This is a predicted structure of a 71-nucleotide RNA (transfer RNA) from a Solirubrobacterales bacterium. The organism belongs to Solirubrobacterales, within Bacteria. It matches the Rfam family "tRNA". Its family is annotated with triplet codon-amino acid adaptor activity in the Gene Ontology. Model confidence (mean pLDDT): 83 of 100.

C1' cells in the first nucleotide's frame, strides 16, 4: 500500500427493515433472628456522522477502534 472481517446494557451473546431479547452482574422488594439461597420487580445498550426509506441495529457512504490475509 491492497483485500476481508468484527463493533449491541458493566460482561458474554441473540435479533438482521417494523416495540432491541436472554444469561451473569447491579439494584429494590418478599422470605429470614441476621445473612445466603430461592422467588417477584426495576435500571442500563445498537462505535461516530451523514444518506436511502413511511420506518434503519439491520441497506449505502465517510470516519474510528480492533482482528486476519496479501505485498
Nucleotide at each position: 500500500g491492497g483485500g476481508g472481517g468484527a463493533c449491541u446494557g458493566g460482561u458474554g451473546u441473540a435479533u438482521c427493515g417494523g416495540u432491541a431479547a436472554c444469561a451473569c452482574g447491579g439494584u429494590g422488594g418478599u422470605c429470614u433472628c441476621c445473612a445466603a439461597a430461592a422467588c417477584c420487580g426495576c435500571a442500563a445498550c445498537g462505535c461516530g456522522a451523514g444518506g436511502u426509506u413511511c420506518g434503519a441495529c439491520u441497506c449505502c457512504u465517510c470516519g474510528g477502534u480492533c482482528c486476519c490475509c496479501c505485498g